[in-house]
RNA sequence: GACCCCAUCGUCUAGAGGCCUAGGACAUCGGGUUUUCAUCCCGAUAACCGGGGUUCGAUUCCCCGUGGGGUCG
Numbered sequence: 001g002a003c004c005c006c007a008u009c010g011u012c013u014a015g016a017g018g019c020c021u022a023g024g025a026c027a028u029c030g031g032g033u034u035u036u037c038a039u040c041c042c043g044a045u046a047a048c049c050g051g052g053g054u055u056c057g058a059u060u061c062c063c064c065g066u067g068g069g070g071u072c073g
Stems, first nucleotide, its partner, number of pairs: 001072007010026004018056001028044005049065005
């Protein structure tokens, strides 16, 4: 330098146009249970990398950028 893949709660991830005021697990916080802790149960907080385009409608499709990974030279 060329090409390919990826980017979503603190972390790991589901989601492939409308059913999404984005779900789950772990973590954190609150409560219940327990003599206490742990376990278990209930609840809460918390996210779509940035800009543009397509569309009635975009986390989802397209383009550019940024960051990460890979292959080739």